[in-house]
RNA sequence: GCUCGAGUGGCGGAAUUGGUAGACGCGCUGGAUUCAAAAUCCAGUUCCUUUGGAGUGUGGGUUCGAUUCCCACCUCGAGUAC
Numbered sequence: 001g002c003u004c005g006a007g008u009g010g011c012g013g014a015a016u017u018g019g020u021a022g023a024c025g026c027g028c029u030g031g032a033u034u035c036a037a038a039a040u041c042c043a044g045u046u047c048c049u050u051u052g053g054a055g056u057g058u059g060g061g062u063u064c065g066a067u068u069c070c071c072a073c074c075u076c077g078a079g080u081a082c
Stems, first nucleotide, its partner, number of pairs: 001080007010026003019064001027045006046054003057073005
């Protein structure tokens, strides 16, 4: 250089032949329990200027509608060539 794959909350990781983004687990916060703790159980947990809006690596495009399709780029990984 070329080819292929991946990028989603604090972390891992779902959601895919375009139609409610974030299931599930970990972590964290509050509570219950305990003399105290661990374990267990319950509730909450993306962000903001919160009647709502934004948000899936970045920037564009297609579409009524994009995490999903198309183009370019960035980062990481694998293969290949000199």
Predicted 3D model of an 82-nucleotide RNA (transfer RNA) from Arenibacter certesii.
The prediction has a mean pLDDT of 80.
It matches the Rfam family "tRNA".